[in-house]
RNA sequence: AGAGUUUGAUUCUGGCUCAGAACGAACGUUAGCGGCGCGCCUAACACAUGCAAGUCGCACGAGAAAGGGCUUCGGCCCCGGUACAGUGGCGCACGGGUGAGUAACACGUAGAUAAUCUUCCCUCGGGUGGUGGAUAACUCUCCGAAAGGAGAGCUAAUACAGCAUGAGACCACGGCUCCCCUGGAGCUGCGGCCAAAGCAGGCCUCUAUACAUAAGCUUGCGCCUGAGGAUGAGUCUGCGGCCCAUCAGCUAGUUGGUAGGGUAAUGGCCUACCAAGGCUAAGACGGGUAGCUGGUCUGAGAGGAUGAACAGCCACACUGGAACUGAGACACGGUCCAGACUCCUACGGGAGGCAGCAGUGGGAAUCUUGCGCAAUGGGCGAAAGCCUGACGCAGCGACGCCGCGUGAGCGAUGAAGGCCUUCGGGUCGUAAACUCCUGUCAUUUGGGAACAAAACUUUCACUUAACUGGUGAGAGCUUGAUAGUACUAGAAGAGGAAGAGACGGCUAACUCUGUGCCAGCAGCCGCGGUAAUACAGAGGUCUCAACCGUUGUUCGGAUUCAUUGGGCGUAAAGGGUGCGUAGGCGGUCGCGUAAGUCGGAUGUGAAAUCCCGGGGCUCAACCCCGGAACUGCAUUCGAUACGGCGUGGCUAGGGUACUGGAGAGGAGACUGGAAUUUACGGUGUAGCAGUGAAAUGCGUAGAUAUCGUAAGGAAGACCAGUGGCGAAGGCGAGUCUCUGGACAGUUACCGACGCUGAGGCACGAAGGCCAGGGGAGCAAACGGGAUUAGAUACCCCGGUAGUCCUGGCAGUAAACGGUGUACGUUUGGUGUAGGCGGAUUCGACCCCGCCUGUGCCGGAGCUAACGCGUUAAACGUACCGCCUGGGAAGUACGGUCGCAAGAUUAAUACUCAAAGAAAUUGACGGGGGCCCGCACAAGCGGUGGAGUAUGUGGCUUAAUUCGAUCCACGCGAAGAACCUUACCAGGGUUUGACAUGCACUGUGUCCUCGGUGAAAGCCGGGUAGCUAUAGCAAUAUAGCGCUUUGCACAGGUGCUGCAUGGCUGUCGUCAGCUCGUGUCGUGAGAUGUUGGGUUAAGUCCCGCAACGAGCGCAACCCCUGUGUCCUGUUGCUACUGCCUUCGGGCAGGCACUCUGGACAGACUGCCCUGUGAAACGGGGAGGAAGGUGGGGAUGACGUCAAGUCAGCAUGGCCCUUACACCCUGGGCUGCACACGUACUACAAUGCUCAGUACAAUACGAGCCGAAACCGCGAGGUGGAGGAAAUCUCAAAAACUGAGCCCAAUUCGGAUCGCAGGCUGCAACUCGCCUGCGUGAAGCCGGAAUCGCUAGUAAUGGCGCAUCAGCUACGGCGCCGUGAAUACGUUCCCGGGCCUUGUACACACCGCCCGUCACAUCAUGGGGUCACUUGCACCCGAAGUGCGCUUUGCGCCCUACGGUAUGAGUGGUAACUGGGAUGAAGUCGUAACAAGGUA
Repeated sequence: AGAGUUUGAUUCUGGCUCAGAACGAACGUUAGCGGCGCGCCUAACACAUGCAAGUCGCACGAGAAAGGGCUUCGGCCCCGGUACAGUGGCGCACGGGUGAGUAACACGUAGAUAAUCUUCCCUCGGGUGGUGGAUAACUCUCCGAAAGGAGAGCUAAUACAGCAUGAGACCACGGCUCCCCUGGAGCUGCGGCCAAAGCAGGCCUCUAUACAUAAGCUUGCGCCUGAGGAUGAGUCUGCGGCCCAUCAGCUAGUUGGUAGGGUAAUGGCCUACCAAGGCUAAGACGGGUAGCUGGUCUGAGAGGAUGAACAGCCACACUGGAACUGAGACACGGUCCAGACUCCUACGGGAGGCAGCAGUGGGAAUCUUGCGCAAUGGGCGAAAGCCUGACGCAGCGACGCCGCGUGAGCGAUGAAGGCCUUCGGGUCGUAAACUCCUGUCAUUUGGGAACAAAACUUUCACUUAACUGGUGAGAGCUUGAUAGUACUAGAAGAGGAAGAGACGGCUAACUCUGUGCCAGCAGCCGCGGUAAUACAGAGGUCUCAACCGUUGUUCGGAUUCAUUGGGCGUAAAGGGUGCGUAGGCGGUCGCGUAAGUCGGAUGUGAAAUCCCGGGGCUCAACCCCGGAACUGCAUUCGAUACGGCGUGGCUAGGGUACUGGAGAGGAGACUGGAAUUUACGGUGUAGCAGUGAAAUGCGUAGAUAUCGUAAGGAAGACCAGUGGCGAAGGCGAGUCUCUGGACAGUUACCGACGCUGAGGCACGAAGGCCAGGGGAGCAAACGGGAUUAGAUACCCCGGUAGUCCUGGCAGUAAACGGUGUACGUUUGGUGUAGGCGGAUUCGACCCCGCCUGUGCCGGAGCUAACGCGUUAAACGUACCGCCUGGGAAGUACGGUCGCAAGAUUAAUACUCAAAGAAAUUGACGGGGGCCCGCACAAGCGGUGGAGUAUGUGGCUUAAUUCGAUCCACGCGAAGAACCUUACCAGGGUUUGACAUGCACUGUGUCCUCGGUGAAAGCCGGGUAGCUAUAGCAAUAUAGCGCUUUGCACAGGUGCUGCAUGGCUGUCGUCAGCUCGUGUCGUGAGAUGUUGGGUUAAGUCCCGCAACGAGCGCAACCCCUGUGUCCUGUUGCUACUGCCUUCGGGCAGGCACUCUGGACAGACUGCCCUGUGAAACGGGGAGGAAGGUGGGGAUGACGUCAAGUCAGCAUGGCCCUUACACCCUGGGCUGCACACGUACUACAAUGCUCAGUACAAUACGAGCCGAAACCGCGAGGUGGAGGAAAUCUCAAAAACUGAGCCCAAUUCGGAUCGCAGGCUGCAACUCGCCUGCGUGAAGCCGGAAUCGCUAGUAAUGGCGCAUCAGCUACGGCGCCGUGAAUACGUUCCCGGGCCUUGUACACACCGCCCGUCACAUCAUGGGGUCACUUGCACCCGAAGUGCGCUUUGCGCCCUACGGUAUGAGUGGUAACUGGGAUGAAGUCGUAACAAGGUA
C1' cells in the first nucleotide's frame, strides 16, 4: 500500500466482497508447564443455606450458670463485676453491589454561593454552678399458636426537664467605616433570646478526718458556647456530548410581580392576590434509545465505534408511595402504608426481600456454599482488643497477554513402507533406524524464604511544678492465611509432552483416486452434467503453533456522507419560473472599539492509562519512580492586518432622470379576407368518396361537380428567417386604447441603497374538473367497414365529450440547453437582429469600430469519453436546491392541499451482485450508399405430372446393420445371390480366426480315411520323412515347428467425432486476413487496409501519419491452340522401285501427318484516343492466339463443439465361455405411402427399314480375343494375333433412299407368359442378357423449382474403374454434331467495401415485456387481541402540615384501584391488495434495427 467482481474487450461511475487490528466472548478439534490479569454482556428474573456492622463496663443500674479450688457441707474464694440482655454513647448515610430508571445542571469542564450546612479531626477563646421528676432492665399478673403485646410495682446515668450565668452567637430597630456592593466584613447604641455531664488516673503544697483518704489540686478523655481551618455536602450558572420534523406548535403554577409560608440555603419550592406572559425552525413540545466521564478499540490523522475490569460522579436496593431519627438518609442487610410473589399458621394472624460474598434454577455463555484478619484500610474503644465475604490469599476456566519445553550432534543402502510415475525413476528424506551428547519443564528425594513493622513491657532524653500524657532513641517479648509455596541441591532417564486450518483466483501452498449438476463446497467471483489442483479420501505442500479455525461485534480498507477529502449536460443528482422574508455573503478611504482573530502570563485540566527515561521480579507480560503530555476551559495583560460593530467621507457596484428607435411582450374593444361545413336557389347526371386493394358511407327522394345567395364557428396561408419579444409556461391577420420590460446615446443626480434566498407569495403547456355560453372543422370514448390466426390497434366511414369564450379549481410535463442565480477573469474566426459612432456620399448602401442579443466553427483549459469552449461543462467568488448501488417505489402508512381525478412530502421488510455512462471491435436491421456472382432479367433445355431405376424418410420385421439433414438423399457403396456383413435365427468354439512371451504335455512339418452333421464343429483311425551337436548305435541335449494344458494376453464395425490425430465439406477461388516499426487515443483500439480512380482481384495508380512486410490474388506447374529444331518404329507415304487381293502390302525414304522432347511466341510491346497526370479503359495494326487466349491443379486468417472412433490411428470407459470367434440359413432387395436424383418417353426437327462416312480417351494374360463356321439372337465353336502407336475390342447421331400420315399410332415401352443364353458351388427369396408373344401409364406436366454465357447448353455414341457375374439408366473420362440470349441491376438469393442505429456478443434461430396458472417469502389494508400512555371523573391507605368538640375525628395533597374516551406500539387468522423470487407452463409480441404504426 491494495485486490476480486458488471464487458467480447475498454475507460469511467457505482455497489458488494476480501486481506489488518481488536474482544469480559461463544462453538468445534486438540492440549505439556509457569507468571500476570480477567471471568452472569442474558432474567433490575426468582431464590434454599451460611456469613457480609458492630463496639464501648474508663457513661449507668442489675448481674449469672457451668467450671476450678477450699469447706465446719451452711457456704466461701477464683474465674469475675466476666458472659447474655437492658438504659445510654458513637457507628450503622462509609465500605460492598448493580445500571433498571434518567436526554436531566444527570455527567464533563469552567465558574458562582455577598443565598448555604458540615458529626468525628486540627488551631484559638470562654465556660462546665445549682435543682427536679421519671423510665427500661428487674419482680409480679394477664393475652397470643407464634410474632409479639398489655397492666401494676422498684431503680440509675454522660438518658430527660426546668433555674442561674452569659465573653459571645442569634433576632429586631438605629449610626459609622470598608468591600469583589442582592442577605458581605468590621466598630457601635438600645432591646429581646440562648448553655453545659461527667468519667478515669495521679498527687498531698493548702482545708478536713489526720494511717490514708475526702474536699482540693493536677493530668487525660469528655461536655457547653464562640471564632477560624480542614474535609465533606447542598444550590445556581456559561459551554459541551444521541436519533426521529412521517413529532410544529407547546404552556394555567404556566411566565412575571407583591405578600406570606417553607428550607441549612436562593427560587412558583408552596399558598393568596395582581398582570398576561413564557418557550419555539439556532428545533420548543412529543416519540425512540441510553447511566455520564477519565478512558478503551481502531485510524496516517481528522474522525468512527464503545463506556467490561481500574478510577471519579450519578441513580437504584422486590414494585409504588411516605415520612421519622440524625451532622448527614427520605436510608441495600431501618420504620409505616399499598401491591405482586414466596414461606409459617392452632385460620384468628404473622414472616420475608442476595443489583453484599459463596451457592441454586435460567441461559450459547461467565468460577469455590475455600483459608485468614498475618498485611493494607475501616467502625467502636483510654487501651488490650472485638468486628470487618472491604481486603490479603488459595481453588476452577488455554478466556486473554507473556515466557519455556516437547531434545541436540552425527548418520545414505538415500532402508522398509506410503504416495506419484513418462516405469527410467521421483518424493516423504537426515526424516527414521543406528551411534554419541545434554538434562530446561514435568517426576522423585532433601534444604527452604522475604513480605514483620508496629502494638505491648521496659530504660533513657526532652517537654512539664510534676506525671502513668506527648515526642525521640535503645532493650526485651511475641504475631504468617498464603506455605513446606517461591527458590535451591541431588537422582533417574530422550525417557512423560503437537496439533489445527488451508492448498481455483483474491492468497503462501498440487498431485492421485472416488463421485458424475448427484453427493456436496462457497467470504466474493464461482466449482460439480465421466479425465474436478474448487466436492470426498489419500500422499505431499503451505501458514500459525499449545493452540488452530468458525461464528458474532467494532473500526479500518470506504476519498462509499468527502472539515481534512466527493459530486449533479449524458452515470444517482439543478427546484417548472420569478418576486421576496429570515439567514449567509458583501465596493472604496479614514477614525474609534477590541466581542471574533493572534500572542504572553496565571489558574485548572484528579489518579491510573498512552509516550519518553530509569528501576524491580533470571527475561517478558506485570509492577515502581521521574518527566513529558493531557491538543480543553477560565481569568488577565497586550497586538489591531483581516472580518464584525459604531461613525464620517467617496463613486467604479446598484439605482433615478432625459432623448431615441426595435419587438408574434401582456390585457381589452372593434374590423376584414381566404378556406371548410351547412342551408336555400339554379345548371346537370350517375356516380361520388375512400384504399395497398376494398368495404362500410353518400347518391335517381338527384349526390359529386359547378354558379349564386345566406348563416355560423374556429384558425390566421404568403411575409417567415438556428429572425424578434417574454422570468418561465409561451406569443404570429389588421386597427385603436391601456400597460410591463429590455437596449442604445447623453449628461446630471442618489451614495453600497448590493448578490443569493430555507419557509412564503405569484405565475405556470396540454389534458382534467365545476357553472354558464358556444360548437364550423378536428376528434378520446363509442358504432360500423377492412386487415388479421386473433385485431378491444395501425387503415377507412361516421361520431360525443373536448378543443373556443366567461368565471373558478387543479399545479403537473422529455416544464429540456436534460446545463440554478449573480459577479469577475481568460487567444480567435465567421454569420445574423437592434442601436450608436467613424469614413465616404447630395443623401444612402458597401466598408471600419463600440455596446446589447442570438447562432456556427474552433485555441488554451476542462472532461471517463462524447463533447464544452467569452452565451463554458475553463479559471475564481457568494448563496440556494439536489445526489449517495439496482429492484421493491416515487409505492405503503401518516400529514398537508384538492369537488374529484389526484398532487406533495416519503419509507421498511424482502431480494439481486450487479444496475449504469461513454466509447471500441464485431454481428445484425422488414437502415443507407457503391460493387460483384447464371443472383435476377433475356434465352435454351429440364425437374415437379407418367412408367421404370436408384437413394432417403416412414411403416413393417426375428433382422430389415450403421452413418450422413443449406454442406444427407445414383452419398460412404469404384459392384449386398454365398462371401462382403457390421444385422437376425439356429448350431458350435473358448489362449481363441490373428501377434508376442513363459511354463508344461506329446510330437515332427505333409497327406488321408471313417462316423455324425445343414455346415462349422465334435468323435475316432491310418501314415511317415526337420536341423545341429555328442555318440558305433540306442538315445540324449539344444534349436526350429506343430500340438495339449495353464498363465500373461489376444479380440470387439461396443460407447464417446462434445476427449483427439489425420482427412473432408461449407462460406468460397469470395478478396480478403494479418504483422513489424512509427503515429494517434488514458484505454479497448485506430491508422496502415479509409479516400479519388481502376481492376476478375487489398489488381494497379494518385493522394494521405504513415513506411514497409507476410499469408491470400496474379504469375511460376499441367493440358490445349501456332511455329521451329530434334526424333523415325509399331506411325507416315510426297518421292523412287517392286508386288498387289489395290489395303503403305514390301524395299528405300522421314518431306508431310503424327508420336514426344526442347525452344520460340503475347508483354497493353506498337499506333490513335479519353483524363491535368498515372493506373486503366475504348479503337486499330500485326499475329495461330490480344488484353488473366480456353481449361485444370492450386482453397488465406478463420466459421459451423459441421462430418467421420464404421477407412486408418488414438485417450478414457465398457465386454472377456462373450458385446470375441466359426458356420448354415435369412436380412440389408421387405411396401399403404412421402421426398430427392436419374433413365425412357409422350413422337413427324419423329419412328421403322435399307444403304453409307468420319473419332478420341483408354483397356487387355485366370486377359483382349481376329478370320472362319453354327445359331433369328443372346451366344457357341474356334484359337490367328497380342504383355500392345504392331493384335483386338470398335462407333453413333449425321448423310442418302424408302415406308409411316397425327392415330394411344409402325409413338411409348412398363407389366406378364413361354422359350433360351451366360457367369457362378449355388440365380427360389435375389443376377444380367436374348427371341417370340403381351403392349400399361403417358398426348409435354399445378403451385413451385434446377442447370447453362461457346466449342458452352442441347444432342449422339465410345472408353475405363469396381467386377466370377450383375441391378451401370450411376460415377469418371473421350470424341462427334453443335445453338440461342444478356436491354439492364428495380426486385429475389448469396457475397465484398464504406457508413448508420442497436438494450445483440451463445451475436436476430439474438434480446425481451405484461396478464394468467403453480410454489415460497416478506409486507400494506380491514377485522381481532394484548401492552404503553394522555385527559376527565370516582374512590382514597400510610404520612407531613393544619383545624377541632383530641381513647379520636375532620381538611388539603396523594400511591394503588376503578369508569368513560382518545393516542401510540406490537401480535394474530381457511379475509383482501399489490410486491419479490423460482432450468425447461399458457397467451400474445410491447421495447431494442426505421423493431416492422419512430